[in-house]
Context: one part of a larger RNA
RNA sequence: GGACGAACGCUGGCGGCGUGCUUAACACAUGCAAGUCGAACGGGGAAUCAGCAAUGAUUUCUAGUGGCGAACGGGUGAGUAACGCGUAGAUAACCUGCCUUCUAGAUGGGGACAACACUCCGAAAGGAGUGCUAAUACCGAAUGUGGCAUAGCAGUUACCUAACCGCUAUGUUAAAGGUGGCCUCUUUAUAUGCUACCGCUAGAAGAUGGGUCUGCGUCUGAUUAGCUAGUUGGUGAGGUAACAGCUCACCAAGGCGACGAUCAGUAGCCGGUCUGAGAGGAUGAACGGCCACACUGGAACUGAGACACGGUCCAGACUCCUACGGGAGGCAGCAGUGGGGAAUCUUCCGCAAUGGACGAAAGUCUGACGGAGCAACGCCGCGUGGGUGAUGAAGGUUUUCGGAUCGUAAAGCCCUGUCAAUGAGGACGAAUGGUUGUCUUGCAAAUAGUGGGAUAACAUGACGGUACUCAAGGAGGAAGCCACGGCUAACUACGUGCCAGCAGCCGCGGUAAUACGUAGGUGGCAAGCGUUGUCC
Numbered sequence: 001g002g003a004c005g006a007a008c009g010c011u012g013g014c015g016g017c018g019u020g021c022u023u024a025a026c027a028c029a030u031g032c033a034a035g036u037c038g039a040a041c042g043g044g045g046a047a048u049c050a051g052c053a054a055u056g057a058u059u060u061c062u063a064g065u066g067g068c069g070a071a072c073g074g075g076u077g078a079g080u081a082a083c084g085c086g087u088a089g090a091u092a093a094c095c096u097g098c099c100u101u102c103u104a105g106a107u108g109g110g111g112a113c114a115a116c117a118c119u120c121c122g123a124a125a126g127g128a129g130u131g132c133u134a135a136u137a138c139c140g141a142a143u144g145u146g147g148c149a150u151a152g153c154a155g156u157u158a159c160c161u162a163a164c165c166g167c168u169a170u171g172u173u174a175a176a177g178g179u180g181g182c183c184u185c186u187u188u189a190u191a192u193g194c195u196a197c198c199g200c201u202a203g204a205a206g207a208u209g210g211g212u213c214u215g216c217g218u219c220u221g222a223u224u225a226g227c228u229a230g231u232u233g234g235u236g237a238g239g240u241a242a243c244a245g246c247u248c249a250c251c252a253a254g255g256c257g258a259c260g261a262u263c264a265g266u267a268g269c270c271g272g273u274c275u276g277a278g279a280g281g282a283u284g285a286a287c288g289g290c291c292a293c294a295c296u297g298g299a300a301c302u303g304a305g306a307c308a309c310g311g312u313c314c315a316g317a318c319u320c321c322u323a324c325g326g327g328a329g330g331c332a333g334c335a336g337u338g339g340g341g342a343a344u345c346u347u348c349c350g351c352a353a354u355g356g357a358c359g360a361a362a363g364u365c366u367g368a369c370g371g372a373g374c375a376a377c378g379c380c381g382c383g384u385g386g387g388u389g390a391u392g393a394a395g396g397u398u399u400u401c402g403g404a405u406c407g408u409a410a411a412g413c414c415c416u417g418u419c420a421a422u423g424a425g426g427a428c429g430a431a432u433g434g435u436u437g438u439c440u441u442g443c444a445a446a447u448a449g450u451g452g453g454a455u456a457a458c459a460u461g462a463c464g465g466u467a468c469u470c471a472a473g474g475a476g477g478a479a480g481c482c483a484c485g486g487c488u489a490a491c492u493a494c495g496u497g498c499c500a501g502c503a504g505c506c507g508c509g510g511u512a513a514u515a516c517g518u519a520g521g522u523g524g525c526a527a528g529c530g531u532u533g534u535c536c
Stems, first nucleotide, its partner, number of pairs: 001536004006532005013382006019375002021340001026338003030335003035068003040065002043062008075293003084218008094210002099206007107141001109139002116131006146173008155164003177198006219265003226256003231253008268290004272283004295316005318329004346372001348371003354368001355366004385415004395406004419477001422471004429463001434458010480525005485506003491520005501508002
């Protein structure tokens, strides 16, 4: 000199864009943060209409069964010195829901369990028994040209093991319907037919996302020198999506280490960031990628995917409820509270946009996100007026008493109107999305229906009456902080008298202090200025 997620002191007008618990991975009141689908299913409720009624139709809501999601998104950095991360590769050792393309298929049955009804236990959380019922829930059977496994044969790649591909044989292995429309063709019934869309099953390929392995790199300590028995390797078996001591049985006695093993300390890693001419040093807040964690420890279940932040089970600590028998909980999600600390914000608005989950869609949900609020915490921009004005006014300070200086500074005169405040108007973000209609085109027997495309109209904004624009008025509402001995730009007076005090270093102060305190003046920076801390 530069930098900062800063803090402290004094001061403080506006705007834009960012940033904001670095400490206790301490404990948490309250609200919200993951739901959705009635076009999978049986019930229940409500409204309207029809009917004398029983009842039926339509619309709508939904606890339950079922599907998908909840493994994403969001937070934190405790642990980890490791294939964790970075980089370059390998996988002939692997998986992949939803999505895309292609091929083929969906025949025919069965028995339950919720909801519900009744009874009962419990303070509650919740639970038990009996009975009824549906499905795209569950379970057999049939088919199975496809897949998988085993065996045989031929071929391709390859040094070989082996893998791939083709054929044959044997064994094994699937499925589910829903909604809308039509009655034309054979039939004449409105479904068991046809059709469109959404689904279902199997396989091939792709895309996406992951798993695993390897070379190299990745802090400090030798006042840590030896470490290791599943340890190192082999055979066999098990296990996994997959390789492997991953696990086990047996056999061998290996494996690592001064090129630093082991142990100990510290630490998430990187793109980057800061600094520096560079080499380098320091650092890893915000944003992006990867990893790890979710009160502490352990475990698996479900699933395409977890050993799962707002799932389950066990143990522990803590907190809460209790009728003392027993139960409930997990903010390192967004706000917020206590505590710790030098120190870090609102218990706000909205799904209008972008993105995500579900749904055929309308739509619902979304503390992701978009916004607003608070804080000079940072960067950037603007303003606090401009011109003229010498009787060099008054006043302050100083003086050698002549004067000098504050000083064109003020007053006065002439202007301007940024910003703020007031009033009026007032957006972009929103149309390739949504609804309705029309046209066209694909499927189709079809002037039903539905998918694609085009077009017209309508509706949709949290921010927000915000940005921006205009008007009127009037210099009106807007300057401080630090320094002035040398380094280092800037000097005098008074007070004090080695006192009180200053100080980054040298050093000032003991009666003429440009170094202390105050005043005037001056210098520097400026909505900031200084101090402290840390890094280069």